[in-house]
RNA sequence: CUCAGAGUAGAAUUUCGGGCGUUAAGUGCCGACGGGACGGGGAGUUGCCCAUCGGACGAAAACAUAAGGUUGCGAUCCGAAGUUCGCAUCCCGCUGGU
Repeated sequence: CUCAGAGUAGAAUUUCGGGCGUUAAGUGCCGACGGGACGGGGAGUUGCCCAUCGGACGAAAACAUAAGGUUGCGAUCCGAAGUUCGCAUCCCGCUGGU
């Protein structure tokens, strides 16, 4: 000089455990606005995540009863473990080859 590679945050999903709702919150969809994260360093999006506000849509209950209990259901929440994917991109660095 040139070629190749490694590693993160995190995301998806499965199982288990614990909650919430089933008197409909939550999830998912659209819009506005604000914020956050993005390999070891720097930059960083039209991508990702979150909060708030607004809008449209909208659900699975059954059994039991001494005990709001049991079994379900919800694109429900949190945690643990497994699996898969994994820096948009740019520069530098690291490892190996030439």
Molecule: THF (Tetrahydrofolate) riboswitch aptamer